[in-house]
Context: one part of a larger RNA
Molecule: small-subunit ribosomal RNA, 5' domain
Organism: metagenome
């Protein structure tokens, strides 16, 4: 000079886009942040209201709530503790590897059993909860056929190959599936005039072959500081065989060999999440690692598995600590490094706000419901940008300050005055983009199919959807009216007089001022830098 997630001083008009616990991975009141599906399945109110003498009946309503089941809760949010290590970046390999949802191919969905939740009902409990005995359904749960291009075992050709094996043709053999919902109609069955065990669509179910996003392992090079850290290792390093994983491999194990690493820095120690980038710099290079984007790690501390496609799972169990709660003392409850909020610590960082209207994300056939993701709004000059505090004219150069050689000189066209604009701000009125879309009415089209049902698909018209927000915006009305400060002036460095003071007060970044005329201390007058900011302190090039 430049640059910060920045504090402190003094000062502060509007507005857009930014960005705001760098400290204590310090406790933590309160709310709220994961749900959702009746088109998987079973029970089913209460109030209310209508009838009825009544006991009940209907309605609302198979609604609300309860369980059973299916998906999601592995994403999304947040922090940076640990970690110097294939955690990262970077470029390669898996012939040693998985993959729910979604897409493409090709096939299958026959037939049966047995429970067991909520319910009901005894009982234990202060509570959290538990425990008996009855009843029930299912896309819950198990048997049974069937069965393969799927696995495994023989045999036979063929290409590869890291010579271990992998791909592929093909022949026997053995093992293992599945689930049903929901809309439509009578062509076909079947009773018989409408239903379905039938026909059709549509979501699904079960095996496979592939594809696509996603993950897992291994390697190559790269990745701080201390040698005042030089020896470091016993599952250690190989090797057999085995368990054991999605899967290679001492991963683990039994047994055998004695090995492996290390001045090219092993091992110890210390600090540190890595990277895209970001800030310096002409670069080279030196720092850095907030915000935003990609991985990694973590979730009170520790350890630990289980359910799944996927966790060893922040708002899931368990099992131990520590801390807070509540308790009938038996015994139970939590876990904000999610958004808000509190304490605390610190120079030092916001609201306990709106909305799901948009954009994404779960469930759902939809309609929807959820979403403190996200959109917006507050709040702060913390940052960048842009804008205003007025133009233009105005002297015999007023007053008043200051300085004076007492003639002036300077403040200063600066003010008054006169003409004018009219931005922000105020008050009036108008007023959006951001909305596609889904839904509903309605009119063509076109698959499907036995069908002028149904569903799908597409195309117009018409209504319906906005937090922000009556906001931006855009128009009238007013009238110069509501709007300038900081630091500095000895030299470095742009900018000089006077008074005070008297090595005192006190400045000060480095030289150094100050001890009677101090451009240097403090105050004025005047200049000089900048500007809603201006120093000043940290850090960094």
């Nucleotide at each position: 000079g430049a640059a910060c997630g920045a504090a402190c001083g003094c000062u502060g008009g509007c507005g857009g886009c930014g960005u705001g616990c760098c400290u204590a991975a310090c406790a933590c009141a309160u709310g709220c942040a994961a749900g959702u599906c009746g088109a998987a399945c079973g029970c089913g109110a209460a109030a209310g209201g209508g009838g009825g003498c009544a006991a009940c009946c209907c309605c609302c309503g198979g609604u609300a709530g309860c369980g059973u089941g299916g998906c999601a809760g592995a994403c999304g949010g947040g922090u940076g503790a640990g970690u110097a290590a294939c955690a990262c970046g970077u470029g390669g390999g898996u012939a040693a590897c998985c993959u729910g949802c979604c897409c493409c191919g090709a096939g299958g969905u026959g037939g049966g059993g047995a429970a067991u939740a909520a319910c009901c009902u005894u009982c234990c409990g202060a509570a959290a909860g538990g425990a008996g005995g009855g009843c029930u359904a299912a896309u819950a749960c198990c048997g049974c056929a069937u069965g393969a291009c799927a696995u495994c075992c023989c045999g036979a050709g063929g290409g590869c190959u890291u010579c271990g094996g992998c791909c592929u043709u093909u022949g026997g053999a053995a093992u293992c599936a599945a689930a049903g919902c929901u809309g439509g109609c009578c062509u076909c069955u079947g009773u018989u005039u409408a239903c379905a065990u039938g026909c059709u669509a549509g979501c699904g179910c079960c095996a496979c072959g592939g594809g696509a996003g996603g993950g897992a392992c291994c390697c190559g090079c790269g990745c701080c500081c201390c040698a005042u850290u030089a020896g470091c290792u016993a599952g250690u390093u190989g090797g057999u065989g085995a368990g054991g994983u999605a899967a290679c491999g001492g991963c683990u194990c039994a047994c055998c060999a004695a090995g492996g690493c290390g001045a090219c820095g092993a091992u110890g120690g210390g600090u540190a999440g890595c990277c895209g980038g970001c800030c310096u710099g002409a670069g080279a290079g030196g720092g850095u690692g907030a915000u935003c984007g990609g991985c990694c790690a973590c979730a009170c501390u520790g350890g630990a598995a289980c359910u799944g496609a996927g966790a060893c799972a922040c708002g899931g169990u368990c099992c131990a600590g520590a801390c807070u709660c509540c308790u009938a003392c038996g015994g139970g409850a939590g876990g904000c490094a999610g958004c808000a909020g509190u304490g605390a610590g610190g120079a030092a960082u916001a609201u306990u706000g709106c909305g799901c209207a948009a954009u994404g994300g779960g469930c759902g056939a939809a309609a929807g419901c959820c979403u403190g993701a996200c959109g917006c709004a507050g709040c702060g000059a913390c940052g960048c940008c842009g804008c205003g505090u007025g133009g233009a004219g105005g002297a015999u150069g007023a007053a008043g300050g200051u300085c004076u050689u007492c003639g002036g000189a300077u403040u200063g066209u600066a003010a008054a005055c006169u003409c004018c604009u009219g931005u922000c701000g105020a008050g009036c009125g108008g007023g959006a983009c951001g909305a596609a879309g889904g839904c509903g009415g309605u009119g063509g089209g076109u698959g499907u199919u036995a069908a002028u049902a149904g569903c799908g698909c597409u195309c117009g018209c018409c209504g319906u959807u906005g937090a922000c927000g009556g906001u931006a915006c855009c128009g009238c009305u007013g009238g110069a009216g509501g709007a300038a400060g900081c630091c500095c002036c000895g030299g470095c460095u742009a900018a000089c007089u006077c008074c005070g003071u008297g090595c005192c007060a006190g400045c000060a970044g480095c030289c150094g001022c100050g001890g009677u005329a101090a451009u240097a201390c403090g105050g004025a007058g005047g200049g000089g830098g900048c500007c809603a900011g201006c120093g000043u302190u940290g850090u960094u090039c």